[in-house]
RNA sequence: AGCUUAUCAAGAGAGACCGAGGGACUGGCCCUAUGACGUCCGGCAACCUGAUCAUAAUCAAGGUGCCAAAUCCUGUAGCAUUAGCUUGAGGAUGAGCA
Numbered sequence: 001a002g003c004u005u006a007u008c009a010a011g012a013g014a015g016a017c018c019g020a021g022g023g024a025c026u027g028g029c030c031c032u033a034u035g036a037c038g039u040c041c042g043g044c045a046a047c048c049u050g051a052u053c054a055u056a057a058u059c060a061a062g063g064u065g066c067c068a069a070a071u072c073c074u075g076u077a078g079c080a081u082u083a084g085c086u087u088g089a090g091g092a093u094g095a096g097c098a
Base pairs, nucleotide, nucleotide: 002097003096004095005094006093007092008091013041015040016039017038021031022030023029025075027073028072042067043066044065047063048062049060050059051058052057071090077086078085079084
């Protein structure tokens, strides 16, 4: 790299450094020198984990993860067709397998 499975409309700084790009990809639409991206600190959450314990529930936070906008919208199919609704693909993350 790959397979299975769960989740993805909640939550998270007016800090420091850096210095121009960033939001996976397409088409949009946005964020950004009133400093983005990144790093550090800080924080959120609770998938794995630990404690009490009944496989429930509560608490903690060691391993991950996350901290603009619904996974920012969209990309397939169905319904409707001005708008829209449902569904899927793709993507991300965890856990397990290999």